[in-house]
Molecule: c-di-GMP-I-GGC riboswitch aptamer
Organism: Nitrospirales bacterium
RNA sequence: UCCCGAAACGGCAUACCUGCUGUGAAGCAGGGGCGCAAAACCACGGAUCAGGAUACAACCUGAUAGCCGGGUUACCGAAG
Numbered sequence: 001u002c003c004c005g006a007a008a009c010g011g012c013a014u015a016c017c018u019g020c021u022g023u024g025a026a027g028c029a030g031g032g033g034c035g036c037a038a039a040a041c042c043a044c045g046g047a048u049c050a051g052g053a054u055a056c057a058a059c060c061u062g063a064u065a066g067c068c069g070g071g072u073u074a075c076c077g078a079a080g
Stems, first nucleotide, its partner, number of pairs: 003080001004077002011036002016031006034066001040072003044069003047064006
């Protein structure tokens, strides 16, 4: 240093509720805590969702990073 994930210090924050924004998916703030060793960041590939278009599919524009893959970065240091 890499794999790995015992311990410790901490971190994030599902569902749900309140307020606000948005046509919507959803996002932001507060509460909340299901969980997470990258549940930090990135929409590149796939997947799903929303709006438009549309006979269907295809197409266009968005969303989801706590759906999967991938990329970048990062705290700690037991056993191996």